[in-house]
RNA sequence: CCGCCCGUAACUCAAUGGUAGAGUAGCUGCCUUUUAAGCAGUAAGUUGGAGGUUCGAGCCCUCCCGGGCGGA
Numbered sequence: 001c002c003g004c005c006c007g008u009a010a011c012u013c014a015a016u017g018g019u020a021g022a023g024u025a026g027c028u029g030c031c032u033u034u035u036a037a038g039c040a041g042u043a044a045g046u047u048g049g050a051g052g053u054u055c056g057a058g059c060c061c062u063c064c065c066g067g068g069c070g071g072a
Base pairs, nucleotide, nucleotide: 001071002070003069004068005067006066007065010024011023012022013021018055026042027041028040029039030038048064049063050062051061052060
């Protein structure tokens, strides 16, 4: 320098154009002598950034940023 992949909750990942979800972790309650485990409930997101397409974008297009892999 060129090509490809990834970036979504604290963490690990879903969501293939129509309300952004799950598990774990957190918080509250129940249970227990207490803790852990178990059960119930609950909060948490500028979807890496900026533009564009569209009635509508996490998803499609362009550029940029960060990470990974390959080639020269």
Model confidence (mean pLDDT): 81 of 100. Predicted 3D model of a 72-nucleotide RNA (transfer RNA) from a Candidatus Colwelliibacteriota bacterium. Lineage of the source: Bacteria > Bacteria candidate phyla > Candidatus Colwelliibacteriota. Rfam family: tRNA. By type it is a transfer RNA. Rfam describes the family as follows. Transfer RNA (tRNA) molecules are approximately 80 nucleotides in length. The RNAcentral record of the sequence draws on ENA.